[in-house]
Context: one part of a larger RNA
This record gives sequence, structure tokens and C1' cells, in this order.
RNA sequence: CCCGGCGAGUUGCUGGCGGUAGCGGCUUAAGUGAUUUUGUCACGGAGGCUGAGCGAAAGCGAGUCCGAAGAGGGCGUUGUUGUUGUCGUCAGCAGACCCGAAACUGCGUGAUCUACCCAUGGCCAGGGGGAAGCGGGUGUAAGAGCCUGUGGACGCCCGGACCGGUGUAUGUUGAAGAAUGCUCGGAUGAGCUGUGGGUAGUCUGGUGAAAUGCCAAUCGAACGCAGAGAUAGCUGGUUCUCCCCGAAAUGCAUUGAGGUGCAGCGUGAUCCGUUUCGUAUCGGAGGUAGAGCACUGAAUGGGCGAGGGGCCUUCCCGGGUUACUGAACUCAAUCAAACUCCGAAUGCCGAUACGUCAGAGGAUUGCAGUGAGACAGCGGGGGAUAAGCUUCGUUGUCGAGAGGGAAACAGCCCAGACCUUCCGCUAAGGCCCCUAAAGAGAGGCUCAGUGUAAAAGGAUGUGAGGGUGCACAGACAACCAGGAUGUUGGCUUAGAAGCAGCCACCAUUUAAAGAGUGCGUAACAGCUUACUGGUCGAGGUGUCCUUGCGCCGAUAAUGUAUGGGGGCUUAAGCCUCUUGCCGAAGCGAAGGCGUUGAAAAACUACCAGAAGUAGUCAGGAGCGAGUAGUCAGUAGCCAGUAGAGGAGCGUUGCCGUUGGCUUUGCCUGAGAAGGUGAAGCGAAGGGCGAUGUGUUUUCUACUGACUACUGUCUACUGACUACUGACUACUGGGUGGGAGUAUUGACGGGUAGGGGAGCGUUGCCUGUCCGGUGAAGCGGUCUGCGGAAGCAGGCGUGGAGGGUAGGCAAGUGCGAAUGCCGGG
Repeated sequence: CCCGGCGAGUUGCUGGCGGUAGCGGCUUAAGUGAUUUUGUCACGGAGGCUGAGCGAAAGCGAGUCCGAAGAGGGCGUUGUUGUUGUCGUCAGCAGACCCGAAACUGCGUGAUCUACCCAUGGCCAGGGGGAAGCGGGUGUAAGAGCCUGUGGACGCCCGGACCGGUGUAUGUUGAAGAAUGCUCGGAUGAGCUGUGGGUAGUCUGGUGAAAUGCCAAUCGAACGCAGAGAUAGCUGGUUCUCCCCGAAAUGCAUUGAGGUGCAGCGUGAUCCGUUUCGUAUCGGAGGUAGAGCACUGAAUGGGCGAGGGGCCUUCCCGGGUUACUGAACUCAAUCAAACUCCGAAUGCCGAUACGUCAGAGGAUUGCAGUGAGACAGCGGGGGAUAAGCUUCGUUGUCGAGAGGGAAACAGCCCAGACCUUCCGCUAAGGCCCCUAAAGAGAGGCUCAGUGUAAAAGGAUGUGAGGGUGCACAGACAACCAGGAUGUUGGCUUAGAAGCAGCCACCAUUUAAAGAGUGCGUAACAGCUUACUGGUCGAGGUGUCCUUGCGCCGAUAAUGUAUGGGGGCUUAAGCCUCUUGCCGAAGCGAAGGCGUUGAAAAACUACCAGAAGUAGUCAGGAGCGAGUAGUCAGUAGCCAGUAGAGGAGCGUUGCCGUUGGCUUUGCCUGAGAAGGUGAAGCGAAGGGCGAUGUGUUUUCUACUGACUACUGUCUACUGACUACUGACUACUGGGUGGGAGUAUUGACGGGUAGGGGAGCGUUGCCUGUCCGGUGAAGCGGUCUGCGGAAGCAGGCGUGGAGGGUAGGCAAGUGCGAAUGCCGGG
């Protein structure tokens, strides 16, 4: 990881509501008796609910309480709807849908591991250093000291056993739940070790050369069992199908913030009935957007200017002056969420009219879920007029929404998916190719691949519109010529002559020429310019404003990489206009399924009996007829037979001919051929006739049946009228069935969630049926049926039970829980 099996809303009691059943007041509990004895029947009225409420209560009572109250108000009465059982659903109490803690408490079991201690034993190759003490020698006054030997101290040295575990490598589903290789530390000591024993788990234990270490691979409190199914506002999981509706992520409160209560929003039932919603009109409240400066404040410049400061004067008082400051006032121009002299649009409230019948609105009640929201547009706050930021309001979408577009893309644009179709029309968006559809049309713009990312800022890019200069009395540009004189202006300076710097910037001659625009010199010189004349001959040349489309500004990390790509330039880019087409699960067409609203009739059953009509029966009375059959006549109609005619159709004869064919004459022509005339033949169609007929039609004759009328005869019945009684039918009334059917309208995306209807599994009851001529179970890409869960059949296997109808009861449905068990 796969497969199979097991695996989660149960049960009891007490209540709420709904369905249903009994009774009308309902009902028994314990218990007792009986019996076909584990299930029933009967008894049992204790008790419970109901039948009256109000008040804290005394208490009063269809009222009562507050109150002085006959006021007023609260709760009641004035509607009969009670009770018991049962089913469904929900709540409470219980483990209460299932699994899951870390922990807490109690009682026990552990020191065979390990820590320390006690008792009693054992072990430490070899080598090295050589303390004290002692002997000898030497030395000293005696010592001390020195030399040499002996000696064998030491938490001494090196290094095995032994104990340890420094570094590193391997190992890391290991050879091993801590090891192995190499290396390393101690190795007569606080050494190592055998055996036996002691000390313990919440009055916070034991032991600890102290690391919270160790106390049996477990230690910030061991292990086992029990309380115990601890608790878990937390995580995970929670098993068949179809149908209808369908949320919320908000407010208030909360030791509250990922929980909960109430409200809001969903759903079912019962009831009310247009109250809902939209538009229009009318009537309202309001201080936002905007605007404004009349208030409150802020704020710029000017005028005027009290007061203050500086300076001068002054013994004091005072006075003068000032490019200082400056209230108030005033002029001009501004700003404001907590300013308003003003002031919308929307929205909101009410009324009326019209439209709307919608899964509209409202009331009561059962059952919920939600109370983490997300983005987008618009209006605000916070932030940095940052954030895929945060927080409000409002609308939409997602959430819980599929389909088409945006390359891909919950929240954007279009559009709301019951099913089927190799049908049609459209939306957004598109129509060169990828890729369905115009390389469509008209007029402009753009040259930047702009389009196909970006700012301040910059620029003789280019298009459109406008203003204002100069210009044929000659502009702009270029070229030719002049560009002078007082004068080297004055000052400064070594020098300063137009051109280092400072000051001034006049005048003359002129067509014009600065006390000089730039380069240049040490200073001059020189070149040039302003300015003037000439050449040239232009709807030209300057400058400014508004505006369309472009340009630069433009730098990032794998590889083009900011059109989805190819690629595109009078576009396949941009702007304006026009016509087509494509394009979705939208709309339509055709067929089908389901839900729901409205809703018949025939027919039928029953009830009621006022009335009417008709009929039947019975009674007596009156009055007289009717029906059937036979025969005859008349008429009608139908069928058959015979005859005659017409139509249609078929066959055929004759006549005639503008097509056509054959023969021939004439004209034109070299010929081929063309034009024209005559004769003959002769198709289709036409005209005239003949003939046939499984067709049709008209007329005549006959026969038969039927109908109607008239008449005769026979047979049968007792009609009709009025009355009385009974019954039936019909019309009219009601109820039930038919039927919530025919018919017709609307609707059917859906998470949490509510409601409805079913399938299947196991067992039980009653009935019925199948089975060794083969039950259950099992198998397959077998067959059929149903809207689904599923059901039935056939075949194979299997070898003894099983199904079905109507009910009942549940250990009743698995893919997930790092689920449990087994297998692979």
C1' cells in the first nucleotide's frame, strides 16, 4: 500500500411538540386473583392531570391585585378542545454518537539493573624512581654537613590482567534497543570485584563526590490494578437511495473572544389574506456631497494703526524720531471631520393609484445550522491618499455555483446546469494561423514592433486647431561689402588700448557701426558679432497656446519571458462609423421525468323531500281506444334481373396538313451549298365515323324485402282522463367516490441545515409458495426490468434449506477515524 471482516446518535426515566388510537372527564401504581404461565385477562381509584383565577399572604372569587377610589392599569373570565396509551422528533438527567489525553486518587509489586551502605571473601604480570630510618667512611670542640651502602615510603612513574570510555571511523530496517576497529585514561588505591543483606514512590519516597543522575531497556516523580467509559468549550471519524426548500460568518452579552445564551437569517406544520415588492404622484423629516466665510477657528499680502521696543531729548512730567514689532478695523485672495448664511442627488417614512400572486408578507409553534468569512466596485477611518493590509457602510460574486470569456486564474465580465438531441438564435468576448467565425467595408492616426508594463522631467518626431510678429516698399537662411571717429572713455594697474576688475555708458560722421557679443594678445594687433547696404526672390519665415498618436527617461539574477505563441506595419496596431458571422449547460425547437398551484365532467352511491314532468302498480269511477299479425291498394326507398341511351377508357377506319421525308423545276454560286415553286408520302395533334367494355350514370319493365298511409279480417291488450295511495326515472339541492384524476400554469444549481418518499440487511408473527427433477451461498465484460438504493431470470459451482404478502422489532448499510484484526 491492497483485499476481506469488525467499526460510531443507543437504552431507561421525566418532559415539550406533532401524528395516531381509546374514552368524554381521562387514567390506574404497588399489589391481588385467574389462566392455555414468562404472556395475557380481570380486579385494584391510593395517586396524577383536568374542571378558576388573582394576590407575597391573610384572603376574595368570574374576578382579583395595586389603590382613598364606581379612576386607571396588571394578570384572568367571556372561544369545548381534556386525558391515557403508542409512534416520530427534540430537550433534561444518566458515559449518552465513537475513538483519543497529559494528569489526579487509592491499594499493592519492585534495589536479580542501578545509587549508597552493612557483613564476609577474592584480585592487581613485569619494569622504573628510591623518602624516612639504620650501618660504614669522612668531617666538627661537639654538632650540623658530605660520601657510600642498606632500606623500601608513595591517592609516585611506565605498562598487562582488571576497571574505564578521550578522539575518530564504521554501524544507524545494526552482528548489537549504545556495539566494533584503531586510539586513549586509571592500574597499591577515594582501587576493582564475588556472595549475602539493608534503604522506595505525594505528610513531595529512597539513594546521590549533585548530572534532576539512578531506583529492572521506563523517572521534574517507577511499575501493576482499581476509581474509570476520569474530563477534553479540542483534533479526527460517523456507513443505502431519490425528491422539495435552503442559510450564516451579523447585533447585544459573556473569566467572553476558535465556546455559549438571546435576537437576526433557514425549514416543516397550522392559521390570516395582499398586508409584500416595484413604479408613478403627493406629503414629510434631515444637514451629507458641493459651496461659502455670516459664526467658531486657521491662514497670505496690502492699507490704517492703539500698544510695545530702539534712538534722541528730558530733574520730573513730557516731547521728537524710527526700512523694528504690532492688537483691532479695513481691502483683496484662501482653508476646516469635531465651522455653516446656504445646500442637493440618492436613500428613508407615510398616503393614494397602477402593476406584481411571488417558495411574497404576517401570526403561533416543532427542528435547526451560523455567530473564523473572502475578494471586487463605490463612500469613509487607520496606515505612507503602502500592502493579496486593517476596520466600518453599501451593492455584487464566491462561500454553497457548474457553463462561456479573461492563455492558465474561488471573489472580475457574461450567464444561474431536471434529462436527451451529430437542431436553431444570441450574451460577454471574438472573426490571419494555432482556433469556431469578414486577410469585411468607409474615413483618419501611428513607424515607435508603440501596440505587447511605468513617473517626474526632457526633445525642430508627426497630425489637427488657434493667437501673434516680420515679409515683393523684398522677410528668414546663406553669400559680397561696411562695421568708423573723439578714444588707449575715466579709475585701477607693471600693463588694462571694446573684451582682469570698478564707475560711467556720452557725443560725432553716417546707409550703419555697443565707450562693445564671443575668440584672441604680456599689453596692442588679429578674427568675429550686434547694426547697415547689396545679391537672391518666398502664401515664406519666427514665436506662443490647445490637442491626437508616438520618442527618451527604462538596470537582475536557468533561457526569449510584461501580445498565450506563430507572426502582424494604407495592420492582424489605435480612433470613429457600418454590415455580416462565430460564440454558453443563457433563449428557442422536439421528446421525456419529477414537484407544485388551479381544476372539471360523464358515471356512480347515498341523503332530503317543497315543487314540476313522465312512467309503473293498486283501487274504484268516467271515457272509449290501442297494439300485433294476415290480405289488398297507393307512395317512398333498397336490392336483384332484363333492355335502351349517355360519359369515360381501349381498339380501329377515313379525311386533311403550316413540322418532317422523297422526287423534281427555277434563281444565285466555280463548287459545296443557299433561296423559292410544284407533286407525292405522312408522325404527333385535329376532324368525321365504327366497335368493344370486370367502370360509371340516366331511363323503362319485372321481381323481392322494408317503411308510411288507407281499407278489410283475425288475435291480443286495456289504453286515456281526473282523484287517492305507493314506487321509479328525470330537472333542480347536498354529501362521498370518480379525483386533486383529465386538462392547464409555474417550477426543478446547491454546503450547513429542515422536510418528504423509498431500497436493502437480521430476526419475529400470520397467511401463502419454492426446494436432491437441486435451497442458501459463491462466480462472470451473461439477459431483462426500475427514477435510485436495487430487483428478477439464465448458466456454472454448491449440496439443504429458502422466498414472498401484510405487519412487528433492530447489534440495520463503510472508503477514509496516523481506526482494530487477519491475509497478501